The RNA shown here (transfer RNA) has 73 nucleotides and comes from a Bacillota bacterium. Rfam family: tRNA. Rfam links the family to the GO term triplet codon-amino acid adaptor activity. It is annotated as a transfer RNA. The source organism's lineage runs through Bacteria, Bacillati and Bacillota. The prediction has a mean pLDDT of 80.

RNA sequence: GGACCGCUAGCUCAAUUGGUAGAGCAUCCGACUCUUAAUCGGACGGUUGAAGGUUCGAGUCCUUCGCGGUCCA
Repeated sequence: GGACCGCUAGCUCAAUUGGUAGAGCAUCCGACUCUUAAUCGGACGGUUGAAGGUUCGAGUCCUUCGCGGUCCA
């Protein structure tokens, strides 16, 4: 220098052909329990890496850039 993959909640990850952004864990509240814990229920939590473009509509498609990884030179 080039090719490819990844970036989504505090953490780990989903999201079908472009059509309502979700789960588990963590945190908080409650139930249960002799108690810590475990278990069960609920709540909270989002600039989908950044900036643009296309579209009625973008996590998803296009362009540029940033970060991480793999390979080639």